Overview: This is a predicted structure of a 1498-nucleotide RNA (small-subunit ribosomal RNA) from an uncultured bacterium.
């Protein structure tokens, strides 16, 4: 303190999602110890068992049971007694009862409750038992009922009648300080006794009587503790706006301990609310607690106040106190007993059981200790409390060893095989001993009360009683305590999680979009650091980790501290209510406001100091703090509040002045058009991209003149004017609203804004009633289309218009709310005033545009008309989707508006800008790209490649372009990868160990076989070097294993090579610069160019790869150089043959030469461009080689080379035969042709490039001929291989022909071991299709197209293919409007796997949640009536009695009826809506999205 995650990158907005800290947690793995807390968050569900409240005999009668004693009975007997049996309350003491405190506390729980229940501050019409201090007083008397006996009823629980009795238990007299009431005369109220001790008197005794303690009573105070009241303060929801009749107030009365409508008669009508009443939902409230920097935000276990509850719901009773957890009474629901007639019972006390649940413990011990209750006290009672069990829940502590030790050990894993790592880890060697065991020793928690002893005090006392001080003693659940100390042996003590990124930590293996994993982004589809194991690591560690939950990061609800033109958000517009907020000067107040003091703000907790537990956690003391209320007491700045005043804000008056402001009434012309009349005049008009329907011979259209009718108002017209905004347009009259200038008079803050309200509001739509020319949904027809409910056309009705009423919505936009005040300017324009130097002038007010500074802004951009700097006030926003929908509500005649959600889904949606890519966008530009021409392809036969199908196999790859005469520069075997079918199996091929043999080996030949091989013979030859060592080497054979092979997969793991985009003219980079970035600038712009070629200009300057050159051919000339070349000139020959020459041609090495170099002209004076001269050749001369960043996962794993994975008596080898040549089709590329610019014969020139010794081969002979025979010459400018079209003559005269050649039959030749399947040629003989080719396409722009022949490579042989070579040789090209391809710059984009892009919707199917719904279950609840327990209340009887008891009335829990209201569950059906790799139709949007697109409405 921040990160991840929307994009191809960015910056914004904006969700979502991660680290942190916490928990009464719970699950999953795992687990040594102690210490401290803490431990049913769910069923306020149901509860066996037990325990949880009783003391008091010093209040009373008594004695059921126990003890003591004493008298008795019987029975033994040691004669001491023991055991029995009964009676004596005599004593200790008590069961059960009367009584009197307690029991209202303590100890559960959170279901209600949104309220005076809780905090907090105050107030008082009250009570208040025990306690404390004060006054008084405590006298005298009376009648009962419990136990108890007797009787009786019932299964029980218990009850009923009769009789005796006691008291501090009941009830009168008597008395009255104070008290209550009061007509101020007066009247009325109290009580108990118990016990301790005792000298003197008194008494038979008991006891009086004296004292002293404990009660009683009364009143007054005080403590405590409780009641009542009142400001403030803490929740959600207006889809809950009106609520209330005891309601608000008054009087009389009742009633409480007390104020009060608390009750009740009677008046009065009021009370409460938008500052949220009512209602609906939810919750115990606070200290605190956890989280945060704080403000806030969550929470309300444990601890500590306060409420409220005790099975559910009602009531009252005793009582100081209760409407009472372990109390009553009534009703209800549960449970349990029962002899069916009746009864019991309430764990949300502490354990503990069922149940629920993901979960929460022991049916322990003790009253030692703290507190309680009774008691004089001893002392009982206490699940309060102490403690102790359980539980890693939490927190905090310790501990599971320490030092050394390298062969860096064996083992794992990993590897590049070298070696790393686990690791000084381990063994091993020294060492120590907490903790835990064992054994012993042993604190503190215990100081009371009591007792004894001294003293004071009371007293008549030295009894008693009491205070104080001493002294002795006794109590400890826990507890086998803490703590120490001894003893023994490293001995008994580590595990979770994770390791793609965030986020610290990386390899192998298996797995192959499976199987998993994920917090979020995302991983898995054969090389996963993301699944599972491993090895290593990394982080915490008696704990790790998940999950649920809360703050925090989130400034993601923004008080602190957000926004709002375009991202989510300004109502369509003004008018006003209520609120809010308000100019200047003086006084006064003293609410806010500030200073200061009091009071309170429990206590515990956090905070800070300091102590005690070995430390911590935990405990103790003391401070602070508690930011708040509430009071005094003071300032008066500023806010309010009251005066008083002022004019700068606001209005008012006066004069002017511009306007499509508004209503209403008249009137007007132009035209276009439509109707009608009428005239002229004829066959078409209309309309379209092109038609068609449609009008027309019954006269259209067209023209001319008339009339009628409606709507709508050229031109002026202008980012011009007027309105609040919708919006407003001829012209006149009438009414009528605002603005704005200028003078100054006037009022005197009279103002801003503005929730609800109410008014205005385009278009469409809606109601009545007109009106209807043109346009015109919905219709109708015609077209287009694969449809075509559309775009296009002809018609056409609602409406469009009027007059009234509706309706309220729009992309009602400046997507920017209203007022005010400030902050540079420049140039328009409109309307008013002003000056003056009368102009294209200058100031100033009000509008109304553009530019621009400062600022602001994500950025485009905004900018005195703010989006700037501020104030007031409203109104809206909080991720996309579902949704402006659903339910309700209100409006509306409907159509519909308005207000407005949740469940679910996803990680996103979104707004600027940026680079590309794309447009059936735009602009410049190229290019056999069109166009202009030649000549082809498609048509036929054949040739050859593919596909398809056959097939045992037809091996395999190549697929638009950039695959198809392509790997293949040549498949009869071989090649051969394929398929039958027969073989080998360390192998055909290579290295290494071991062992034999030096001769292996060569060649022959029988046998088998299809052959590979297999078995035999036979001839033939006798290794090399040498340290002389069976030492090297070399060959050869056997056997075993490392290997070997593999044209098996993967070109999507790869390298090389390759193809295309494209020989197009691009592509970067460094430095600056600009920009928050991404990115730009440079590379754009303005000419030029084949060119990012160059030249000018420019926040750019410079540079690199590419262009161009630099190579090679070729075109010209010169120099060398002439042999095997050439022959001009001399000879010479059949012949450059020879002789000789090298001029010439050539060759074949070296250099010249072309540079916009010159010259005019045009351009910017340039860069160039156009012409022109010379020149073999002119603007790169013509070809070639050369392919920039990169693009296609583009091609190739079967040229090679290479990871990984598979095969290994086979997917490897070897051999035969077949296949690769098939054949109904389909294509691509060719070749030969349909003829006369040809065919055939004849005849006669001219070439080049290559090639040649298992070779070319002349010449000569044969053969009709392929071709033989033979046998010069040539290692090649020597010699062989070599033209053809063309030129000429001659025929053939347009026919399927003397054109075409396919097919076939035949005989041959050649090449080869071999010529079926399956080679090439020859002769003959056959004579197919074919008469210029459909839609569509294809190459060229000069020595090219076109035609015509040679030649090579592979090759044994075989090409119409392929690389080359010459010979004859055209035609066009206006030009860039179109189609294609590309470059550049600029626009749009929702596209970025980039338009082959992306994307909407209906319909099918499955999954989900959800709305409506006949109905139905259920919970809540108002109102009304009825009946009515207990109760108390009244009222009558009865009565001394206001007791009881009887009846009655009214009230009233539960129940019932009846009719609503709300919320929930379930539904047959149905409505949309959301999710789902490959489903149907279509293409609606994104580009001019192919009819711009979007708003409202129909």
């Nucleotide at each position: 303190a921040g990160g991840g995650u929307u994009u191809g990158a960015u910056c914004a907005u904006g969700g979502c999602u991660c680290a942190g800290a916490u928990u009464g947690a719970a699950c999953g793995c795992u687990g040594g110890c102690g210490g401290u807390a803490u431990g049913c968050u769910u069923a306020a569900c149901a509860c066996a068992u037990g325990c949880a409240a009783g003391u008091c005999g010093a209040a009373c009668g008594g004695c059921a049971g126990c003890a003591u004693g004493u008298c008795u009975u019987a029975u033994c007997u040691u004669c001491g007694g023991a055991u029995u049996u009964g009676a004596c309350g005599a004593u200790g003491g008590c069961g059960a009862g009367u009584g009197g405190c307690g029991a209202a506390c303590g100890g559960g729980u959170g279901a209600g409750u949104a309220a005076c229940a809780c905090g907090u501050a105050g107030g008082u019409a009250u009570c208040u038992a025990c306690c404390u201090g004060a006054a008084a007083g405590u006298g005298g008397g009376g009648g009962a009922c419990a136990a108890c006996c007797c009787g009786g009823g019932g299964a029980a629980a218990c009850u009923c009648g009769g009789g005796c009795u006691a008291a501090u238990a009941c009830c009168g007299c008597a008395u009255a300080u104070u008290c209550u009431c009061u007509a101020c005369g007066g009247a009325g109220g109290a009580a108990a006794g118990c016990u301790g001790g005792g000298g003197a008197c008194c008494g038979u005794a008991a006891g009086g009587c004296c004292u002293g303690g404990c009660g009683c009573u009364u009143u007054c105070a005080g403590a405590u503790g409780a009641g009542c009241c009142u400001g403030c303060g803490g929740c959600a929801g207006a889809u809950u706006a009106g609520c209330u009749a005891g309601u608000u107030g008054g009087u009389g009365g009742g009633g409480u301990a007390a104020a009060g409508g608390c009750c009740u008669a009677c008046c009065a009508a009021g009370g409460c609310g938008a500052c949220g009443a009512u209602c609906u939902g939810u919750a115990g409230c606070u200290g605190g607690u956890c989280u945060g920097a704080g403000a806030g935000g969550a929470u309300g276990a444990u601890c500590a106040g306060c409420c409220a509850c005790a099975c559910u719901g009602g009531g009252a009773c005793u009582g100081a106190g209760a409407c009472a957890c372990g109390g009553c009474c009534c009703a209800g629901a549960c449970u349990c007993c029962u002899a069916c007639g009746g009864g019991a019972g309430g764990c949300a006390g502490c354990a503990g059981u069922g149940g629920g649940g993901a979960a929460u413990u022991u049916u322990g011990g003790a009253c030692a200790a703290u507190g309680g209750g009774c008691g004089a006290a001893a002392g009982c009672c206490u699940g309060a409390u102490c403690c102790a069990g359980c539980a890693a829940u939490a927190c905090c502590g310790c501990g599971u060893g320490u030092g050394u030790g390298a062969u860096g050990a064996a083992g794992g894993c990993c590897u590049u095989c070298g070696g790393g790592u686990c690791g000084u880890a381990a063994a091993g060697c020294a060492c120590u001993u907490u903790c835990a065991g064992u054994u012993g020793u042993g604190a503190a928690g215990a100081a009371a009360u009591g007792c004894a002893u001294a003293u004071g005090g009371u007293u008549a006392a030295g009894a008693g009683c009491u205070g104080u001080a001493u002294g002795a003693g006794c109590u400890g659940a826990c507890g086998u305590u803490a703590a120490c100390a001894a003893c023994a042996a490293a001995a008994g003590a580590a595990g979770c999680a994770c390791c793609g990124g965030c986020u610290a930590a990386c390899u192998c293996u298996g797995u192959g979009c499976c199987a998993g994993c994920a917090g979020c982004c995302g991983c898995g589809g054969u090389a996963a650091u993301a699944c599972a194991g491993a090895g290593g690591g990394u982080g915490c560690g008696a704990g790790c980790g998940u999950u649920a939950a809360u703050c925090g990061g989130a400034a993601u609800u923004a008080c602190u501290g957000g926004g709002c033109g375009u991202a989510a958000a300004g109502c369509g517009c003004g008018c006003g209510u209520a609120g809010g907020u308000g100019g200047a000067c003086a006084a006064u107040u003293a609410a806010g406001u500030c200073a200061u003091g009091u009071g309170u703000g429990a206590a515990a907790g956090c905070c800070c100091c300091g102590g005690g537990c070995u430390c911590a956690a935990c405990c103790c003391g003391g401070g602070a703090a508690c930011u708040g209320c509430a009071u005094g007491u003071g300032a008066g700045a500023c806010u309010g509040g009251u005066u008083g005043u002022c004019u700068a804000g606001a209005g008012u008056g006066u004069g002017g002045u511009a306007g499509a402001g508004g209503g209403a009434a008249g009137u007007a012309g132009a035209a276009u058009u439509u109707c009608c009349c009428g005239g002229u005049g004829u066959a078409g008009c209309g309309g379209u991209g092109a038609a068609a329907u449609g009008c027309a011979u019954a006269g259209a259209u067209a023209u001319c003149g008339g009339a009628a009718g409606g709507a709508a108002u050229a031109c002026c017209a202008g980012u011009g004017g007027c309105g609040a905004a919708g919006g407003c347009g001829a012209c006149u009259u009438c009414c009528u609203g605002g603005g704005u200038c200028a003078c100054u008079a006037c009022u005197g803050a009279c103002a801003c804004u503005g929730a609800g309200g109410a008014g205005c509001g385009a278009a469409a739509g809606c109601a009545u009633g007109g009106g209807u020319a043109g346009c015109g949904a919905a219709g109708a027809g015609g077209a287009u289309u694969a449809g075509a409910u559309a775009c296009c056309c002809u018609c056409g009705u609602a409406g469009u218009c009027c007059a009234u009423g509706c309706c309220g919505u729009a992309a009602a936009c400046g997507a920017u709310g209203u007022g005010u005040g400030c902050u540079a300017g420049a140039c328009g324009u409109u309307g008013g005033a002003a000056a003056u130097a009368u102009a294209u002038u200058u100031u100033u007010c009000a509008g109304u545009g553009u530019c621009g500074c400062a600022g602001c802004g994500a950025a485009a951009g905004c900018a005195u008309u703010a989006a700037g700097c501020a104030c007031a006030c409203c109104g809206c926003c909080u991720g996309g989707g579902g949704a402006g929908u659903a339910c309700g509500a209100c409006c509306g005649c409907a159509a519909g508006g308005u207000u407005a959600a949740a469940a679910c889904u996803c990680a996103a949606a979104u707004g600027a800008a940026u680079u590309g890519a794309c447009g059936g966008g735009g602009a410049c530009c190229c290019g056999c790209a069109c166009a202009a021409g030649c000549a082809g392809u498609g048509g036929a036969g054949c040739a050859u490649g593919u596909g398809g199908u056959u097939u045992a196999a037809u091996u395999c790859g190549a697929a638009g372009a950039u695959a198809c005469g392509c790997g293949c520069a040549g498949a009869a075997c071989c090649u051969u990868a394929c398929c039958a079918a027969c073989a080998c199996u360390u192998g055909a091929c290579a290295u290494g160990u071991u062992c034999g043999u030096c001769g292996c080996g060569a060649g022959a030949c029988u046998a088998a076989g299809a052959g590979a091989u297999u078995a035999g013979u036979c001839u033939u030859u006798u290794c090399a070097g040498u340290u002389u060592g069976g030492c090297u080497g070399g060959a050869c054979g056997a056997a075993a294993c490392a290997c070997a092979g593999g044209u098996g997969c993967u070109g999507c793991a790869u390298g090389g090579c390759u193809g295309u985009c494209g020989u197009c003219a691009g592509c970067u980079c460094g430095u600056g610069u600009c920009g928050u970035g991404a990115g730009a600038u440079g590379u754009u712009g303005g000419g030029u160019u084949a060119a990012g070629u160059c030249c000018c200009g420019c926040a750019a300057c410079g540079a690199g790869c590419g262009c161009a050159a630099c190579c090679c051919c070729u075109a010209c000339u010169u120099u060398u150089a002439g042999u095997u070349g050439c022959c001009a000139c001399c000879a010479u020959u059949u012949a450059g043959u020879u002789g000789g020459g090298c001029a010439c041609u050539u060759u074949a090495a070296a250099a010249g030469a072309a540079c916009u170099g010159c010259c005019a002209g045009u351009g910017a004076u340039a860069a160039g461009c156009u012409g022109g001269a010379g020149g073999a050749a002119g603007g790169u001369g013509g070809g070639g080689a050369u392919g920039a960043c990169g693009u296609c996962a583009a091609g190739u794993c079967c040229u090679c080379a290479u990871g990984g994975c598979c095969c290994u008596u086979a997917u490897g080898u070897g051999u035969u035969g077949g296949g690769c040549u098939a054949c109904a089709c389909a294509c691509g590329u060719g070749c030969u042709a349909c003829a006369a610019u040809g065919g055939u014969a004849c005849u006669u020139a001219c070439a080049a490039u290559g090639g040649g010794a298992u070779g070319c081969a002349a010449a000569g002979a044969g053969g009709c001929g392929a071709c033989u025979c033979u046998u010069a010459g040539c290692u090649a400018a020597u010699c062989c291989c070599u033209a053809a079209a063309a030129c000429g003559u001659a025929c053939c005269u347009c026919a399927g022909u003397u054109c075409g050649g396919a097919u076939u039959g035949u005989a041959c030749u050649c090449u080869g071991u071999a010529a079926c399947u399956c080679g090439a040629g020859u002769g003959c003989a056959u004579g197919a299709a074919g008469c210029u080719g459909g839609a569509a396409u294809u190459g060229c722009u000069a020595g090219u197209a076109a035609u015509c022949g040679c030649g090579g490579a592979u090759c044994a042989g075989c090409g119409c293919g392929c690389c080359g070579c010459g010979g004859u040789g055209a035609a066009u090209a206006c030009g860039u409007u179109c189609c294609c391809g590309g470059g550049u710059c600029u626009u749009g984009u929702a596209c970025a796997c980039a338009c082959c892009g992306c994307c909407c919707g209906u319909c099918a199917c499955a999954c989900c949640a959800u709305g409506g719904a006949a109905g139905u279950u259920g919970g809540u609840u108002a109102c009304a009536c009825c009946u009515u327990a207990a109760g108390g209340c009244a009222a009558a009887g009865c009565u001394u009695a206001u007791a009881c008891c009887u009846u009655u009335g009214a009230c009233u829990a539960c129940g019932g009826u009846a009719c609503g209201a709300u919320c929930a569950g379930c539904a047959a059906c149905u409505g949309g809506g959301g999710u789902g790799a490959a489903g149907u139709c279509a293409u609606a949007a994104c580009a001019a999205g192919g009819u711009a697109g979007c708003c409202g409405u129909a």

Model confidence (mean pLDDT): 83 of 100.